Glycine riboswitch aptamer from a Candidatus Fermentithermobacillaceae bacterium, 82 nucleotides, folded computationally. The source organism's lineage runs through Bacteria, Bacillati, Candidatus Fermentithermobacillia, Candidatus Fermentithermobacillales and Candidatus Fermentithermobacillaceae. It matches the Rfam family "Glycine riboswitch aptamer". Rfam links the family to the GO term glycine biosynthetic process. The coordinates come from a structure-prediction model, not an experiment, and the mean pLDDT is 82.

[in-house]
RNA sequence: UCUCUGGAGAGCCAUUUGAGUAUGGCACCAAAGGGGUAACCCGCUUGGUAAGCGGGGAAUCUCUCAGGUAAAAGGACAGGGA
Numbered sequence: 001u002c003u004c005u006g007g008a009g010a011g012c013c014a015u016u017u018g019a020g021u022a023u024g025g026c027a028c029c030a031a032a033g034g035g036g037u038a039a040c041c042c043g044c045u046u047g048g049u050a051a052g053c054g055g056g057g058a059a060u061c062u063c064u065c066a067g068g069u070a071a072a073a074g075g076a077c078a079g080g081g082a
Base pairs, nucleotide, nucleotide: 001082002081003080004079005078006077011026012025013024014023015022027069028068029067033065034063035062036061040056041055042054043053044052045051046050
């Protein structure tokens, strides 16, 4: 990288449609993607091992921009095979 298997969460209302079909309102979810950062590291300033400022810095944490809240699809992650 390819392939097989498992794989969570969260919705009501109004209008509308052949149809969860579409639009709107309010609410909600966290597991594609994306943003944030603790310890710690680096730099600068000051008399300073301290303090301040700047940069770097993980996640299943956090935000909810994207995405999602019937089914399907998608799906972090886990396992098998090549």